[in-house]
RNA sequence: GCCCCCUUAGCUCAAUUGGCAGAGCAAUUGACUCUUAAUCAAUAGGUUGUCAGUUCGAUUCUGACAGGGGGCA
Numbered sequence: 001g002c003c004c005c006c007u008u009a010g011c012u013c014a015a016u017u018g019g020c021a022g023a024g025c026a027a028u029u030g031a032c033u034c035u036u037a038a039u040c041a042a043u044a045g046g047u048u049g050u051c052a053g054u055u056c057g058a059u060u061c062u063g064a065c066a067g068g069g070g071g072c073a
Base pairs, nucleotide, nucleotide: 001072002071003070004069005068006067007066010025011024012023013022019056027043028042029041030040031039049065050064051063052062053061
């Protein structure tokens, strides 16, 4: 330098032919317990990497850029 893949909650990851953004763990609160842990219930937490484009509508399609990983030279 060229090509491919990934980027979604604090972490690990879902979300199909574009149509209400979710789960597990973690966190907080409550119940239980002499206390803690475990267990159970509830709550909070997201400009879906950034900027544009297409569309009535974008996590999803297109382009550029940024970060990470891999391959070739």
Molecule: transfer RNA
Organism: Pirellulales bacterium